Bacterial RNase P class A from OCS155 cluster bacterium AG-333-G23, 339 nucleotides, folded computationally.
The model forms 97% of the base pairs in the Rfam consensus.
[in-house]
RNA sequence: CUUGUGAGACGGAUAAUCGCGAUUUUAUCGAGGAAAGUCCGGACUCCGUAGAGUAGAGAGCUGGGUAACUCCCAGGCAAGAAAUUGACGGAAAGUGCAACAGAAAACAAACCGCUUAUUUAUAUAAGUAAGGAUGAAAAGGUGGUGUAAGAGACCACCAGUAAUUUAAGUAAUUAAAUUAGCUUGUAAACCCCUCUCGGAGCAAUACCAAGAAGCAAUUAGCUUGCUCGGCUAAAUAUUGCGGGUAGGUAGCUAGAUAUAUUUGGUAACAAAUAUACAAGAUGGAUGAUUAUCUUACACAGUGUGUAAACAGAAUCCGGCUUAUAGUCUCAUAAAAACU
Numbered sequence: 001c002u003u004g005u006g007a008g009a010c011g012g013a014u015a016a017u018c019g020c021g022a023u024u025u026u027a028u029c030g031a032g033g034a035a036a037g038u039c040c041g042g043a044c045u046c047c048g049u050a051g052a053g054u055a056g057a058g059a060g061c062u063g064g065g066u067a068a069c070u071c072c073c074a075g076g077c078a079a080g081a082a083a084u085u086g087a088c089g090g091a092a093a094g095u096g097c098a099a100c101a102g103a104a105a106a107c108a109a110a111c112c113g114c115u116u117a118u119u120u121a122u123a124u125a126a127g128u129a130a131g132g133a134u135g136a137a138a139a140g141g142u143g144g145u146g147u148a149a150g151a152g153a154c155c156a157c158c159a160g161u162a163a164u165u166u167a168a169g170u171a172a173u174u175a176a177a178u179u180a181g182c183u184u185g186u187a188a189a190c191c192c193c194u195c196u197c198g199g200a201g202c203a204a205u206a207c208c209a210a211g212a213a214g215c216a217a218u219u220a221g222c223u224u225g226c227u228c229g230g231c232u233a234a235a236u237a238u239u240g241c242g243g244g245u246a247g248g249u250a251g252c253u254a255g256a257u258a259u260a261u262u263u264g265g266u267a268a269c270a271a272a273u274a275u276a277c278a279a280g281a282u283g284g285a286u287g288a289u290u291a292u293c294u295u296a297c298a299c300a301g302u303g304u305g306u307a308a309a310c311a312g313a314a315u316c317c318g319g320c321u322u323a324u325a326g327u328c329u330c331a332u333a334a335a336a337a338c339u
Base pairs, nucleotide, nucleotide: 002334003333004332005331006330007329008328009327010326012293013292014291015290016289017288018287020030021029022028023027032310036321037320039319040318041317042316043315044201045200046199047198051228052227053226054225056197057196058195059194060193061075062074063073064072065071076088077086078085079084089192090191094190095189096186097185098184111132112131113128114127115126116125117124118123140158141157142156143155144154145153159183160182161180162179163178164177165176166175167174168173205250206249207248208247214241215240216239217238218237220232221231222230223229257276258275259274260273261272262271263270264269295307296306297305298304299303
């Protein structure tokens, strides 16, 4: 210098004036790193005497963290030259798929080639899968025995797989020994196996005020997919038609909270101490102007101009995913070249 890998920052600050919203009212505060998607998990509220099965959905190596998780941390194995990454149970239950090329893509094969027989010869028949071609992949590899020619057909060594034993480790797993001739891949294809999941959601729910007009039918209704079980019941139940009201309060922000220090731990994180209170709207606020400063960029030459992307709280929290102009920062891997 180049190419890669992982993680992060800014995306304005201060003061004054005016304007808007809240409150403990003349003072203080006021939209993000994702507030987004509604994907996952919960806190909280209600139903259910809160159970079982099934449908459906999800997860998938081992150990730890957490309120919990499909999240985070560490380790194992695999891929990669490495930094790093991983949607990581099972192919020996079954089904499916592997384009084109190639003879043939798994109960898979004979195009060239090799061997034998027949034939004047061309050619035909039988055997073969060691050699060649095609392909991402062609009945594991090397060397021999054997054979008409060959082939794990058999033997030795090796690789993989399976089982057993020993050693180390909490475990996943690693190493070694013995036996076995057992030997394509694919499950982010269907499927099989193991484990987990009650449902609905702040338009939940509770209360106040106002207002009116009830009628009819049924015996069942609730347990928020279905079945069983359970509970309540002749109306204060369910269903249909019709009428009135549609206003207000709480939930609503003091928390699994934030910051700093110490201790423990490889880490995620936990504990202790101290300090702080950071929007709570509801036809829906969070803005505008001026001046100064900082940073970045552009042009000029010490001044001028610009403030740009994605985007806008609605019960709250922990994660994941997606979008993002421009300017940067840190760590790290490696080939080649130059010095």
NCBI's taxonomy places the organism under Bacteria, Bacillati, Actinomycetota, Actinomycetes. It matches the Rfam family "Bacterial RNase P class A". Rfam links the family to the GO terms ribonuclease P activity, tRNA processing and dimeric ribonuclease P complex.